[in-house]
Context: one part of a larger RNA
Molecule: small-subunit ribosomal RNA, central domain
Organism: Brasilonema sp. LEGE 16502
RNA sequence: UUGGGCGUAAAGCGUCCGCAGGUGGUUUUUCAAGUCUGCUGUCAAAGAGUUUGGCUCAACCAAAUAAAGGCAGUGGAAACUGAGAGACUAGAGUAUGGUAGGGGUAGAGGGAAUUCCUGGUGUAGCGGUGAAAUGCGUAGAGAUCAGGAAGAACACCGGUGGCGAAAGCGCUCUGCUGGACCAAAACUGACACUGAGGGACGAAAGCUAGGGGAGCGAAUGGGAUUAGAUACCCCAGUAGUCCUAGCCGUAAACGAUGGAUACUAGGCGUUGCCCGUAUCGACCCGGGCAGUGUCGUAGCCAACGCGUUAAGUAUCCCGCCUGGGGAGUACGCACGCAAGUGUGAAACUC
Repeated sequence: UUGGGCGUAAAGCGUCCGCAGGUGGUUUUUCAAGUCUGCUGUCAAAGAGUUUGGCUCAACCAAAUAAAGGCAGUGGAAACUGAGAGACUAGAGUAUGGUAGGGGUAGAGGGAAUUCCUGGUGUAGCGGUGAAAUGCGUAGAGAUCAGGAAGAACACCGGUGGCGAAAGCGCUCUGCUGGACCAAAACUGACACUGAGGGACGAAAGCUAGGGGAGCGAAUGGGAUUAGAUACCCCAGUAGUCCUAGCCGUAAACGAUGGAUACUAGGCGUUGCCCGUAUCGACCCGGGCAGUGUCGUAGCCAACGCGUUAAGUAUCCCGCCUGGGGAGUACGCACGCAAGUGUGAAACUC
């Protein structure tokens, strides 16, 4: 490479956008590049195949000859692919009318709690644990009341509920702004799918500069425990956690399940919209579309399980795997301030 695979055995890029490339709806007509077919030429000799012949046979040698296939030229066919021209609307998109939403971003506001500060009341303890001690407190703590300040997070509602490509998003209000769904079918007329390279976004931790710092809290100090205790428990506590601007680019970035399209029993929930029924109206009930759960048929699977949100049945495109260790290491290159990241072996060994 072929083949076979990728939920859990090795294997789906963290996610999306998108150039090239690959693939691509219905229909009419033309061409004939692919495709199919006839003929011609050629594919040296030897060898291999077939039939004969010569050495007593055979090996060996000699003669004759066929077929398949490749390439080139030439004649034809037109179903399929392709190319040109034309048409269509079921894919896709635009417009119209509605709807839901913690989607994003900026600004403003709010209450509870915590800590600190000031003052009042008040007196000997508080705190902490398995038990203690370190710690705080007669210089008046803890408790309680009033006032003030600060930072961070937003109880209840809250829900296998919602939104977002993923990361993620939850107090309230306002501005700006992205996407989705539903209805009806006005418009465009294949404009589509995927996507090597490339680009953008990307939790936490970490880095740079400037702020901020209530609580929590790596490191660190102390107290315990213990044979020891560089831990688990306790008392403190720096970086950090927060904001602004930039960098990093990784996670069990998980549904451990790439994207798109079509088809293939149902039952029970739930979210959004629409239609019908009913009604004065709203519920209830029935149906459709889009999401999100659960159980399950056929089928699949090594089993577990999956099962119209497929891991079923198919097509298209991309990524990836090929025994364990060595090793996500070494070297090289690229990126980065650094930490490191991306790419990524071999010897050897079992």